[in-house]
C1' cells in the first nucleotide's frame, strides 16, 4: 500500500425568530406571562422473554406447545458469553434445529441382479432330487442275457455357506430423529383498547308525589283569563359521551476503580432525561462543518443545501429487518521498501 475479519461509536453543531406539548412559578386567572424540558439506533416487524393488570386455578397425572453438545450469565429467554465437535475459509474468522436409531414404526432418487424383516450376477465348497455314463460286487437263468447295485462323475434343479467383481451416498451392515417417536427440562388465558374511579344530555328502569275536580305546556316576565287535553315533577341505580388514574424513578443513565477469559456482577459517587391522547416534538433565517458538483498542479474558491432509514403511545431485555455518509480500536493475508 491492497484486499479482508472482528468489536464498538456518530447520525450535523451553534445562534436568532415564529409556533406546538408538558411541568414549575406569578396574578390580571387567560388556551395569559416568564423559565425549563421535549423521538430513535432502530421509536419498525410484533418474532421470542419478562414486569404489571384482570380472569381462571385444591393436589397429582395425561394430552397439547416449546427447548436440546458441555459449562456459565440473566428477572427471564428461541437471548448472550466461553468451550468441545462437525463443516466452510490460506488466514483473521464464520456457520450449525449438534440429546437418543440394541424401545418401536417410517423413509432412501438414479444406478444396480439386489435398497431396508435383503437379494441371487458370477465362482467355489457341501447337501438333496432327477437324467445320462462308468461301475466293485450280488441275484436270476442251461445259455443268450436280464435285474439289483455301494461308489464315482458330466449336466440340470433346489437348498446352505463362503468369496468375487460391478452399481451406488449406503449392499444383513449402516444412515436419516429438520418423519412419527423416546428421554430430560420448561409451560394457564388475555392483554394498557389491561384495569380502577368520577360521571352529562337523551332514551329506558325502579320508588315516591301531583294530575281529566284539567296538571305540565302555550299566549315574550307576572296575575287573571283564554287555548289545549295526559302526562308532569323529584329522588335512586346501571350503562354511554366525556374526564381522571394506570403514565413513566427504572432489572434507569453516566463516571470511578474492583471481581470474572468473557457474557456479567456487586460497590461508591452523581444525574432526573418526552409523556401526548385523532395524538405535541415543527417552519424560517444566519454562521460553521460534512457529502456531492464545477474550476484549479496545489493550497483553495464557487455552487448546492442538511442530506440515509425512519416518527415514541404501559415499560423493560433481546432477536430480525431498513439505513446517506463517516470515525475509533484490535487482528489476518498478500505486495513493496528498510
Nucleotide at each position: 500500500g491492497a484486499a479482508g475479519c472482528g468489536c464498538g461509536c456518530c447520525a450535523g453543531a451553534c445562534g436568532g425568530u415564529c409556533g406546538c406539548u408538558g411541568c414549575a412559578u406569578g396574578c390580571u386567572a387567560g388556551a395569559c406571562a416568564u423559565g425549563c424540558a421535549g423521538a430513535g439506533g432502530a421509536a419498525a416487524g410484533u418474532c421470542c422473554g419478562g414486569a404489571c393488570u384482570c380472569c381462571a386455578u385444591a393436589g397429582g397425572g395425561c394430552a397439547g406447545g416449546g427447548u436440546a453438545g458441555u459449562g456459565g450469565g440473566u428477572a427471564a429467554c428461541c437471548c448472550c458469553c466461553a468451550u468441545c465437535c462437525a463443516c466452510c475459509g490460506c488466514g483473521a474468522g464464520g456457520u450449525g434445529a449438534g440429546g437418543a436409531u440394541u424401545a418401536g414404526a417410517g423413509c432412501a432418487a438414479c444406478a444396480g441382479a439386489g435398497a431396508c424383516g435383503a437379494g441371487u450376477c458370477g465362482u467355489u465348497g457341501c447337501c438333496g432330487a432327477c437324467c445320462g455314463c462308468g461301475g466293485a460286487g450280488g441275484c436270476c437263468g442251461c445259455a443268450a442275457g436280464g435285474c439289483c447295485g455301494a461308489c464315482g462323475u458330466u449336466g440340470c434343479c433346489g437348498g446352505c455357506a463362503a468369496c468375487g467383481g460391478g452399481u451406488g451416498a449406503a449392499a444383513c451392515g449402516g444412515g436419516c430423529a429438520a418423519u412419527c417417536u423416546c428421554u430430560a427440562c420448561c409451560u394457564g388465558g388475555a392483554g394498557c383498547a389491561a384495569u380502577a374511579c368520577c360521571a352529562a344530555a337523551u332514551a329506558g328502569g325502579c320508588a315516591g308525589g301531583c294530575g281529566u275536580u284539567g296538571a305540565u305546556g302555550u299566549g315574550u316576565g307576572u296575575c287573571c283569563c283564554g287555548c289545549g287535553g295526559a302526562g308532569c315533577c323529584u329522588g335512586c341505580g346501571g350503562g354511554u359521551a366525556g374526564g381522571u388514574a394506570g403514565c413513566u424513578u427504572g432489572a434507569g443513565g453516566c463516571g470511578c476503580a474492583c471481581g470474572g477469559u468473557a457474557a456479567c456482577g456487586g460497590g461508591c459517587g452523581u444525574c432526573c432525561c418526552a409523556g401526548a391522547g385523532g395524538a405535541a416534538u415543527g417552519g424560517c433565517c444566519g454562521u460553521c462543518a460534512u457529502a456531492g458538483c464545477a474550476c484549479g498542479c496545489a493550497a483553495g474558491u464557487g455552487c448546492c443545501g442538511u442530506a440515509a432509514c425512519a416518527g415514541a403511545a404501559u415499560c423493560c431485555g433481546g432477536c430480525u429487518u431498513a439505513u446517506c455518509g463517516g470515525c475509533g480500536c484490535g487482528c489476518u493475508u498478500c505486495c513493496a521498501c528498510u
Bacterial RNase P class A from a Betaproteobacteria bacterium, 338 nucleotides, folded computationally. Its Rfam family is "Bacterial RNase P class A". Rfam's curators write: Ribonuclease P (RNase P) is a ubiquitous endoribonuclease, found in archaea, bacteria and eukarya as well as chloroplasts and mitochondria. By type it is a ribozyme.